The RNA shown here (Glycine riboswitch aptamer) has 83 nucleotides and comes from a soil metagenome. The model forms 90% of the base pairs in the Rfam consensus. Its Rfam family is "Glycine riboswitch aptamer". Rfam's curators write: This family represents the bacterial glycine riboswitch. The coordinates come from a structure-prediction model, not an experiment, and the mean pLDDT is 81. The sequence is in RNAcentral, with records from MGnify.
RNA sequence: UCGCGGGAGAGGCCGGGCCGUCUCGACAGGUCCGGCGCCGAAGGCGCAACCGCCCCGGAAACGCUCAGGCAAAAGGACCGCGA
Numbered sequence: 001u002c003g004c005g006g007g008a009g010a011g012g013c014c015g016g017g018c019c020g021u022c023u024c025g026a027c028a029g030g031u032c033c034g035g036c037g038c039c040g041a042a043g044g045c046g047c048a049a050c051c052g053c054c055c056c057g058g059a060a061a062c063g064c065u066c067a068g069g070c071a072a073a074a075g076g077a078c079c080g081c082g083a
Stems, first nucleotide, its partner, number of pairs: 001083006011036001013035007020027003037070003043066001044064003050058002
């Protein structure tokens, strides 16, 4: 790196545009915009116990929440097995 298996948290919230569908006034539909609330385990940034130590350097599952996410699916740090 690839394959297989496991893999958490948090509104399927509110308003609106367009599209779609149908029993024709509706929809757990799709997509986009705005609002409020929330989560940490892609990525990113920060602190630094510790490792190392001349310098340089490495460094969390802690902190932030920019990004991402808040039914299922997908994604998913990380763990196990195999190549």